[in-house]
């Protein structure tokens, strides 16, 4: 240098064929308990790495770039 993979919530993930962005876990509230944990209910949280494009609609195609792996040279 070249390919290929993976970037999405605070952390680990998912999201089928382009059609309301979502689950555990943390946080927070309530319910239980003398009182903490557990449990149990419910909630808050998202520039889907960044800049374009295409579509009536993009995490998903299309093009650049970034940053981490892996292979070849």
């Nucleotide at each position: 240098g070249c390919a290929c993979c993976a970037g999405u919530a605070g952390c680990u993930c998912a999201a089928u064929u382009g059609g309301u962005a979502g689950a555990g876990c943390a946080c927070c509230g309530g319910c239980c308990u003398u009182c903490u944990a557990a449990g149990c209910c419910g909630g808050u949280g998202g520039u889907u790495g960044c800049g374009g494009g295409u579509u009536c609609g993009a995490g998903c195609c299309c093009c650049g770039u970034c940053u981490g792996g892996u292979g070849c040279g």
Notes
A computed fold for a 73-nucleotide RNA from a Solirubrobacterales bacterium, annotated as transfer RNA. Lineage of the source: Bacteria > Bacillati > Actinomycetota > Thermoleophilia > Solirubrobacterales. The sequence is in RNAcentral, with records from ENA and MGnify. Model confidence (mean pLDDT): 81 of 100. Its Rfam family is "tRNA". Its Rfam clan is "tRNA clan". Rfam classes the family as a transfer RNA.